This is a predicted structure of a 318-nucleotide RNA (Bacterial RNase P class A) from a Helicobacteraceae bacterium. It matches the Rfam family "Bacterial RNase P class A". The family's RNA type in Rfam is ribozyme. Rfam links the family to the GO terms ribonuclease P activity, dimeric ribonuclease P complex and tRNA processing. The coordinates come from a structure-prediction model, not an experiment, and the mean pLDDT is 76. NCBI's taxonomy places the organism under Bacteria, Pseudomonadati, Epsilonproteobacteria, Campylobacterales, Helicobacteraceae.
RNA sequence: GUGGCAUAACGGAUGGUUGCAAGAGUAUUCUUGAGGAAAGUCCGGGCUGCAGGAGCAAGGAUUCCAUCUAACGGAUGGCCAGAGCAAUCUGAGGGAAAGUGCAACAGAAAGUAGACCGCUUUUUUAAGUGAGGGUGAAAGGGUGAGGUAAGAGCUCACCAGUACUGUAAGCAAUUACAGUAGCUAGGUAAACCCAAUCCGCAGCAAGAAGUGAAUGGUUAAUGCUCCACAAUUACACUUCGCUAGAGUCUUACCGUAAGGUACUGAACUAGAUAAAUAACCAUCAAAACAGAACCCGGCUUAUAGUUAUGCCAACUUU
Numbered sequence: 001g002u003g004g005c006a007u008a009a010c011g012g013a014u015g016g017u018u019g020c021a022a023g024a025g026u027a028u029u030c031u032u033g034a035g036g037a038a039a040g041u042c043c044g045g046g047c048u049g050c051a052g053g054a055g056c057a058a059g060g061a062u063u064c065c066a067u068c069u070a071a072c073g074g075a076u077g078g079c080c081a082g083a084g085c086a087a088u089c090u091g092a093g094g095g096a097a098a099g100u101g102c103a104a105c106a107g108a109a110a111g112u113a114g115a116c117c118g119c120u121u122u123u124u125u126a127a128g129u130g131a132g133g134g135u136g137a138a139a140g141g142g143u144g145a146g147g148u149a150a151g152a153g154c155u156c157a158c159c160a161g162u163a164c165u166g167u168a169a170g171c172a173a174u175u176a177c178a179g180u181a182g183c184u185a186g187g188u189a190a191a192c193c194c195a196a197u198c199c200g201c202a203g204c205a206a207g208a209a210g211u212g213a214a215u216g217g218u219u220a221a222u223g224c225u226c227c228a229c230a231a232u233u234a235c236a237c238u239u240c241g242c243u244a245g246a247g248u249c250u251u252a253c254c255g256u257a258a259g260g261u262a263c264u265g266a267a268c269u270a271g272a273u274a275a276a277u278a279a280c281c282a283u284c285a286a287a288a289c290a291g292a293a294c295c296c297g298g299c300u301u302a303u304a305g306u307u308a309u310g311c312c313a314a315c316u317u318u
Base pairs, nucleotide, nucleotide: 002313003312004311005310006309007308008307009306010305012284013283014282015281016280017279018278020033021032022031023030024029035289039300040299042298043297044296045295046294047203048202049201050200052227053226054225055224056223057222059199060198061197062196063195064078065077066076067075068074079093080091081090082089083088094194095193099192100191101188102187116133117132118129119128120127121126141159142158143157144156145155146154160184161183162181163180164179165178166177167176168175169174207240208239209238210237211236212235216233217232218231219230248266249265251262252261253260254259
């Protein structure tokens, strides 16, 4: 230098003129003002309201180990499996010995498995066999020896797998080694299913207050059973909810990391309600996806281009 992998940032800046919204101010005025995803509405909560309690059923979600977090189906780090030369990436990662199902076609036969060719024996009827061949993604451990009528873990040696036991390392998932047992059909559960754990409902158009109007209605939320017993309100407008936070930034320490702790160190960074956050000019190079509506932590999707850091591979040069 080339190709690749991973992470992070920017995604308009400066100056001038005018304009809009919120807050502060006696006033001239001052401060702030749409994203990394604001999108999806997919998860988890904060918050608000409802639900008298208990049980059962239904439904849904998760699924290796440890840690983080308010919590999560999220994150971080590991273990195992797979892909890749590697950096790295992916995992819907419990159970097939509870049961049911599925594997087209081919093949004799695909699990109370089987005998087409072949081999052996024979009274040529038939019996035995599953080593060799064939079909298939897959035919039920492999190699060798013995044995047999011919064969077969039938027996033995070695290897592989499985189960159990022990030792060592690790918090653990697990890994390595050793021993025993001839135990030797497996696959598939993002197939039904089983096991363990968790889950009340609805949502800011939630809800609260006030004014006006009305005298009609209603009594959880998925269902069922048992016990117990009183409340509430449809409509229109106004105000609140509405933004100071499980928050952000700096520093120090702890931790591999996600993250945590401390100082009270610094600052306050949109709250609109038919919808403010903008328009023009000059210079630069100026573009993608795309506009807050209660708030926060994640996930997913979209994204022109630029920059930075680390790592991997082959080649070349020194």